[in-house]
RNA sequence: GGGGUCGUAGCUCAACGAUAGAGCGCUCGGAUAGUAUCCGAGAGGUUGGGGGUUCAAUUCCCUCCGACUCCG
Numbered sequence: 001g002g003g004g005u006c007g008u009a010g011c012u013c014a015a016c017g018a019u020a021g022a023g024c025g026c027u028c029g030g031a032u033a034g035u036a037u038c039c040g041a042g043a044g045g046u047u048g049g050g051g052g053u054u055c056a057a058u059u060c061c062c063u064c065c066g067a068c069u070c071c072g
Base pairs, nucleotide, nucleotide: 001071002070003069004068005067006066007065010024011023012022013021026042027041028040029039030038031037048064049063050062051061052060
């Protein structure tokens, strides 16, 4: 330098064009002898940046940035 995969909550990951979710973690409440465990509720996201297509984009297209990987 060229090709491929990937980037979504604090972490690990879903969502293949129509409301952004789960587990763990965090906060609050309840049960309990209870800092363990169980039950309930809640907070937490400019979906890596920018642009395009569309009535509508996490999703499709272009570009930039970053990570991993293959070739030279």
This is a predicted structure of a 72-nucleotide RNA (transfer RNA) from a Patescibacteria group bacterium. The coordinates come from a structure-prediction model, not an experiment, and the mean pLDDT is 83. The organism belongs to Bacteria candidate phyla, within Bacteria. It matches the Rfam family "tRNA". From the family's description: Transfer RNA (tRNA) molecules are approximately 80 nucleotides in length.